[in-house]
RNA sequence: AGUCGGCUCGGCAGUCGCUCCGGUGUUAACUGGGCGCUUCUAUCCAAGUGGCAUCCGGUGCAUCGGGGAGGAAAGUCCGGGCUCCAUAGGGCAGAGCGCCAGGUAACGCCUGGGGGGUGUGAGCCCACGGAAAGUGCAACAGAAAGCAAACCGCCUACGUUCAAGGUGCCUCGGCAAACCAGAACCGGUAAGGGUGAAAAGGUGCGGUAAGAGCGCACCGCGCAACUGGUAACAGGCUGUGGCUAGGUAAACCCCGCUCGGAGCAAGACCAAAUAGGCCCUCAAUGAUGCGGCCCGUAUCGAGGGCGGGUAGGUCGCUUGAGGUUGAUGGCGACAUCAAUCCCAGAUGAAUGAUUGCCCACGACAGAACCCGGCUUACAGGCCGACU
Repeated sequence: AGUCGGCUCGGCAGUCGCUCCGGUGUUAACUGGGCGCUUCUAUCCAAGUGGCAUCCGGUGCAUCGGGGAGGAAAGUCCGGGCUCCAUAGGGCAGAGCGCCAGGUAACGCCUGGGGGGUGUGAGCCCACGGAAAGUGCAACAGAAAGCAAACCGCCUACGUUCAAGGUGCCUCGGCAAACCAGAACCGGUAAGGGUGAAAAGGUGCGGUAAGAGCGCACCGCGCAACUGGUAACAGGCUGUGGCUAGGUAAACCCCGCUCGGAGCAAGACCAAAUAGGCCCUCAAUGAUGCGGCCCGUAUCGAGGGCGGGUAGGUCGCUUGAGGUUGAUGGCGACAUCAAUCCCAGAUGAAUGAUUGCCCACGACAGAACCCGGCUUACAGGCCGACU
C1' cells in the first nucleotide's frame, strides 16, 4: 500500500416519565365467584329476589424488584413454520431453478470440490445443462457468412478454338496444328493479397500444371477405451476419425428438478346498544300517536326466550428449527450430547426527556406472527490471518 474474516455501534452518574413481567399491600374505587344468616314472593321444601357479614380472585391504584430495538429491525426478493380454504392424485398452461458432492425444516442459501475468467499476489468474479433435434438472428465491409465463395493473384495437365516463330514436308509459291513455344475460352486452385469480430485447424516435407489433409511427421481437435476420482472432471502410456460438427439458449426451444391458493387485517373465542329474523305466551272490550281530557281518526302491539352478526374485548403473541459454554464427530457448512440462561411484545402503538462530566464528538437507521437466507444503506473504533 492492499486482501480476507470476526467483534462493536458513544461511556459514566443523577432526576423525571412510558411499557411488560413478578412480589407485597389496598378496599371508605369498580367488578366476578363461594359459603353462612336474613327480607319478600299467602305457607313448608325448592327456586328467585333484596340486604348483611365473611372468604377467594380480576381490573385499578400505591410500592419494591427485573426486562425493554437492529446488524441491518429496511427492501418484501427467496425458503420454511403456523392458520384458514374447495384435500390440492394425474395432465395442460405458467413460473422458478440448472457443474459435482454434501449440509439443512427448506431454499434461488451455506460448505467443500471441479471448470472458466481476472489480478504481480493475498484474493475476487461466473445464469457454469443441451448449439452432432428443429426454428430464428448477426449491422457494415467483403467476390464469398453457414449443405460457403474465385475479386486480385497463381496454373493451362486434360478439352475446344486461333495462330506458321522453331522443328517437319515440299514442285520454294506454299502445306501441315503431330511436337516445342504462344494467345483466347472452358476450366482448375483456398497456398498468397485484400474485407471482416469470424473465411473451414497450425508448422514442415512430399506431391501437383498450380494447389489442396491429397499423402506423411509433429502439434491441436472430436470420439471410444484405459487410468485416477463417489462425482463434476483430469491425465496422455492406447486406438480411431483427416477434421465432419463456427457463435448465440437472461432468443424460441429441448432435457432434468421444484411449485395448490391466500395470508396474523391468517384464524379462534367471549359478546353490548339499535335494527332485523325465528319460537312461545298474553291482549285484541287492548295498546300507541294526534301537546292535557272527551269524541273522532290513524297505526298494530306487549312480555319472554333463542340464534346469527356489528362495536368492544380476550387469545393467537413470543420457550424458539432459541442463546451461551463445554465435549465428541466432520477439512468445512453442520450434527449429537451435557450443563446453564429466559433475552421487547406494544395496538394510536412504549423503548424517552433532561442535567453534569469525559472522549476519538457518534453513520445507516427503528420491532408489529415467528424463524433461515439474500440484497441494499452505513461515520468510526478494535482484533486476527495473509499478500